[in-house]
A computed fold for a 386-nucleotide RNA from a Syntrophomonadaceae bacterium, annotated as Bacterial RNase P class A.
RNA sequence: UAAGUAAAUCGGAUAGUCGCAGGUACCUAUUACUUGGAUACCUGAGGAAAGUCGGAGCUCCACAGGGCAGGGUGCUGGAUAACGUCCAGUGGGGGUGACCCUAAGGAAAGUGCCACAGAAACAAACCGCCUGGCACUCAGUGUGCUGCGAAUAUGUAUAUUCGCAGCACACUGAGUGCCAGGUAAGGGUGGAAAGGUGAGGUAAGAGCUCACCAGCGCUUAGGUGACUAAGCGGCUCGGUAAACCCCACCUGGAGCAAGACCAAAUAGGGAAACAAUGAAGUGGCCCGCUUCGUUUCCGGGUUAGGUCGCUAGAGAUGUCAGGCAACUGGCAUCCCAGAUAGAUGACUAUCUAAAACAGAACUCCGCUUAUAGAUUUGCUUACCUC
Numbered sequence: 001u002a003a004g005u006a007a008a009u010c011g012g013a014u015a016g017u018c019g020c021a022g023g024u025a026c027c028u029a030u031u032a033c034u035u036g037g038a039u040a041c042c043u044g045a046g047g048a049a050a051g052u053c054g055g056a057g058c059u060c061c062a063c064a065g066g067g068c069a070g071g072g073u074g075c076u077g078g079a080u081a082a083c084g085u086c087c088a089g090u091g092g093g094g095g096u097g098a099c100c101c102u103a104a105g106g107a108a109a110g111u112g113c114c115a116c117a118g119a120a121a122c123a124a125a126c127c128g129c130c131u132g133g134c135a136c137u138c139a140g141u142g143u144g145c146u147g148c149g150a151a152u153a154u155g156u157a158u159a160u161u162c163g164c165a166g167c168a169c170a171c172u173g174a175g176u177g178c179c180a181g182g183u184a185a186g187g188g189u190g191g192a193a194a195g196g197u198g199a200g201g202u203a204a205g206a207g208c209u210c211a212c213c214a215g216c217g218c219u220u221a222g223g224u225g226a227c228u229a230a231g232c233g234g235c236u237c238g239g240u241a242a243a244c245c246c247c248a249c250c251u252g253g254a255g256c257a258a259g260a261c262c263a264a265a266u267a268g269g270g271a272a273a274c275a276a277u278g279a280a281g282u283g284g285c286c287c288g289c290u291u292c293g294u295u296u297c298c299g300g301g302u303u304a305g306g307u308c309g310c311u312a313g314a315g316a317u318g319u320c321a322g323g324c325a326a327c328u329g330g331c332a333u334c335c336c337a338g339a340u341a342g343a344u345g346a347c348u349a350u351c352u353a354a355a356a357c358a359g360a361a362c363u364c365c366g367c368u369u370a371u372a373g374a375u376u377u378g379c380u381u382a383c384c385u386c
Stems, first nucleotide, its partner, number of pairs: 001382010012351007020044006027037003046357001050368002053366005058255004065287004070251005075089005090104001091102004105246002110244002112240003126187002128183026195213006214236001216233007259308004269298006278292004315334008
């Protein structure tokens, strides 16, 4: 200097004028469920407010317990109100690396599935290799017979020897076909084929034997643990549970349109079912418990009424201590939106580069998604210079 990786900040600022919502003080008019107006001061949308995917606080069922089914999580140890979140590790995978990802319990409880190809996908031989037998062919050798030629012996025939040819038999070798036995090394198929590589051995082969490695089992050591390392050992008991299932742990339901109160109004109406051996009770079923009438349907009244819930918190900031960290504790300081047809707008001046995604509706802790641009820090790799 360039590229990468992890974490973080801003995402318009300052001043003034007018306007909007809430709060406090105070004045004024009026009122009785709930008020209106004026002045001054203070505060007033996010890192995701989005999604509604998780967890809780809170409210009600409700004075409400236990179990089953159902659902959720799934390596170990911690943090937390809790979580499927976060932190630190272990195993596996990716990357030169800093780092990143992980759906990571059990296949020897059981049941399924593994298409096509291939002989065969939990068990087997398509090609091939080896051994033996039978048949045929070729080559070589040997023996025998026949024919021909030559030579020798003999008077001719005949006999012997050599050469050539044919036939038969035997042996050896090779090839082809069939049968029997052995084989799982080699080849083929496939994502995967009776652990892998190499050597020895064998009729040919095979952990048959040996060396190294992987797996499995045992022992020892380290670690809280997941697990790691070493040694020994027989030689080896597919894959898939993001299939059903088994195992361990967790788990009521509904939700601020929850719910509480005030005011007002109406028809304190009608029908049906069950009725103590009963009915009802906020997901389903069973037991328990509570209540005594309960449930269902039709019709009518109020319904754009008002107040609370509604913002002081598992709160924020700073600092100290503990902890590798997540986080916990102490001290100090601060109050920072509460709308309800739904509050943030307009103008001026200065700085300036002035912008992306985008507006609270009970609250908080996470996760996921969207995001122009600018800035900071740690670490890694490459190159150059000193």

Its mean pLDDT, the model's own confidence on a scale to 100, is 76. The sequence was found by an Rfam model in a public genome assembly.